[in-house]
């Protein structure tokens, strides 16, 4: 340099162009003498940027950061 792939909650990852979602943590109850455990609520994201098509974009186009792997 050139190619694949990967970037979405504090982690770990879904999410076939139509309101963002699961476990895991954190908060509040509830249950217990008590803690775990297990029940019920909740908060937490402008979906790496930036521009472009589209009524409509996390998602399709480009480019640009940035992480991994390959190949020279």
């Nucleotide at each position: 340099a050139g190619c694949u792939g990967g970037g979405u909650a504090g982690c770990g990852c879904a999410g076939c162009g139509g309101c963002a979602g699961c476990g895991c943590g954190c908060c509040g109850g509830g249950u217990u003498c008590a803690u775990a455990a297990c029940c019920c609520g909740g908060a937490g994201g402008c979906c790496a940027g930036u521009g472009g098509a589209u009524c409509a974009a996390a998602a399709c186009c480009a480019c640009u950061c940035u992480c991994a792997g390959c190949u020279a």